[in-house]
This record gives sequence, C1' cells and structure tokens, in this order.
RNA sequence: GGGCCCGUAGCUCAGGUGGUAGAGCACCGCACUUUUAAUGCGAUGGUCGCUGGUUCGAGUCCAGCCGGGCUCA
Repeated sequence: GGGCCCGUAGCUCAGGUGGUAGAGCACCGCACUUUUAAUGCGAUGGUCGCUGGUUCGAGUCCAGCCGGGCUCA
C1' cells in the first nucleotide's frame, strides 16, 4: 500500500424491507432481611466513531476520513 470485517449506554451485544434507539450485566433508589448477599420492583444513563450526500424521514443506503482486527504483498 491492496482486500475483507467491525465501531450503538460504564461493559458485552441486538436493532427485519429506512418510519418514536433496545436487552443483559454494572451503577442508583425502594421492598424483603438483625445485617450482608440473593431475589423482586423502579429510575438514571446514547451528538448510534467523525464530516458530508440521498430521502418527507438514516443506527440502517452512498462517499470521504479516523480508530481497531484479520489477511495479501
């Protein structure tokens, strides 16, 4: 330098044919308990890597860039 894949909550990851961004764990509050743990209920937490484009509408489609991984040279 070429090719392919990945980037979404603190972490691990979903997200159908473009139509209100989600789950588990963690953290916080409450209940239960003598206390802790476990369990149950609830809340918080996102410029969806960045910048543009297409579209009435983009996490999703297109282009460039950045970062990571694999591979070829």